[in-house]
RNA sequence: UGCCGAAUUCCGCGUCGCCAGGCGCGGAAGCGGGGGAACCGUUGGGUCGGCGUCGAUAUGCCGUCCCAGGGGCGAGUCGGGUCGUACCGCCCGUAGCGCCGCUCUUUCGGCGCGAGUCCGUCAGCUAACCCCGCAGGCGCGAGAAAGAGA
Numbered sequence: 001u002g003c004c005g006a007a008u009u010c011c012g013c014g015u016c017g018c019c020a021g022g023c024g025c026g027g028a029a030g031c032g033g034g035g036g037a038a039c040c041g042u043u044g045g046g047u048c049g050g051c052g053u054c055g056a057u058a059u060g061c062c063g064u065c066c067c068a069g070g071g072g073c074g075a076g077u078c079g080g081g082u083c084g085u086a087c088c089g090c091c092c093g094u095a096g097c098g099c100c101g102c103u104c105u106u107u108c109g110g111c112g113c114g115a116g117u118c119c120g121u122c123a124g125c126u127a128a129c130c131c132c133g134c135a136g137g138c139g140c141g142a143g144a145a146a147g148a149g150a
Base pairs, nucleotide, nucleotide: 001139002138003137004136008029009028010027011026012025013024014023015022016021030134031133032132033131034130035129040124043068044067045066046065048063049062050061051060069122070119071118072117073116078093079092080091081090082089096113097112098111099110100109102149103148104147105146106145107144108143
């Protein structure tokens, strides 16, 4: 002086000898998340067959048989390849996400991410109502245009 993210600000009490500042507890505002009626809604995967297609925009529809946990936070999903298979790892992509320095929206250009983790057999949506979080981790040149603001 900036970035990812909801993760910030203020008040009271106590404490660190006092101020400043820090920490602990409690509270408020603000931001964020979950549970929870009526109405509405109510499977996912695999094999085979048929139709479509011969795919890069990431897999469509119908039928038969077989199998099974489910859900949350988050952009972080999915397709293909390789490894005897699965998992994992690696590679090429991809839905989606972020950054480019006064702020917001859009367009072009460029650069990245496309993880992880939690609940524990349980939760669709959901008014009233109830509950929870406010962490953690990084960086040091920093493109252009239009519109509206400051």